[in-house]
RNA sequence: UGAUAGAGGCGCGGUUCUCAUCAGUACCUCCCCGCACAGGCCAGACAGCCGCCGGGAGGGAAAGGGAGCGCCGCCGAAGGGAGCGUCCGGUGUCUGCCGGCGCUUGCCUGGGCCGUCGGGAAACACCCGCCGGACUGUCACAUGUAUGUGAAGCGCUAUCA
Numbered sequence: 001u002g003a004u005a006g007a008g009g010c011g012c013g014g015u016u017c018u019c020a021u022c023a024g025u026a027c028c029u030c031c032c033c034g035c036a037c038a039g040g041c042c043a044g045a046c047a048g049c050c051g052c053c054g055g056g057a058g059g060g061a062a063a064g065g066g067a068g069c070g071c072c073g074c075c076g077a078a079g080g081g082a083g084c085g086u087c088c089g090g091u092g093u094c095u096g097c098c099g100g101c102g103c104u105u106g107c108c109u110g111g112g113c114c115g116u117c118g119g120g121a122a123a124c125a126c127c128c129g130c131c132g133g134a135c136u137g138u139c140a141c142a143u144g145u146a147u148g149u150g151a152a153g154c155g156c157u158a159u160c161a
Stems, first nucleotide, its partner, number of pairs: 001161006009075001011074005017068003027059006034052002039050003042096006078109003081105005087100004110136002113133003117129004138151005
């Protein structure tokens, strides 16, 4: 220098099935009431469509997200940022915003946990981000050998050439 194999633990990601939630919500039918150059369809412009708000009765979802068992791939596992896209969704076009998918990028993050704040989401679940806190693994240095300080996975350990 190259190759192979490993380690960190509530370890990471994917997926079938089941279950709860979503929700007595959206939506449909009937009745009552009020409004109608009004109101609504994520925001604006142009258009298109629908009558609309509230109350009552009857009926009544789904997707995303989540949990559990199993299975699969793994230890930059993976997550995020940025860029690209005649891509998909939110009524059509344009612009924006939000969400999804794919590709690129050693730009950031060793790892899980707890907390304030912010974003996504129906949500106090869960996910993501900044910051803070203790914990934990690796290496280096110091040392009074109990420990302390620092660094980052492009790292570390082992074996082979």
The RNA shown here (Lysine riboswitch aptamer) has 161 nucleotides and comes from a mouse gut metagenome. RNAcentral holds the sequence, with entries from MGnify. Rfam family: Lysine riboswitch aptamer. Rfam's curators write: Riboswitches are metabolite binding domains within certain messenger RNAs that serve as precision sensors for their corresponding targets.